The RNA shown here (transfer RNA) has 74 nucleotides and comes from a Candidatus Nanoarchaeia archaeon. The RNAcentral record of the sequence draws on ENA. Rfam family: tRNA. By type it is a transfer RNA.
């Protein structure tokens, strides 16, 4: 060096294609339940989406330049 594919709470991921209030599971606070534990039950915080720029009323999502993984051709 060229392509492609991923990059969202602490981890694992969906959402993007077809722009409208950022979601699910585990996990972690609290309370409840037991004799205690765990498992269950209810309630609750954390993420404004790898960086910038750009169209747009509005952008995780569309375009653009980089960045960090991974494949794959050379």
């Nucleotide at each position: 060096g060229a392509g492609c594919c991923c990059g969202u709470g602490g981890c694992g991921c969906a959402g993007c294609c077809u722009g409208g209030u950022a979601g699910c599971g585990c996990a972690c606070u609290a309370c409840u339940c037991u004799g205690a534990u765990a498992a269950g039950g209810u309630a609750g915080g954390g993420g404004u989406c790898c960086g910038g720029a750009g169209u747009u009323c509005a952008a995780a999502u569309c375009u653009c330049c980089g960045c960090g993984g991974g494949c794959u051709c050379a």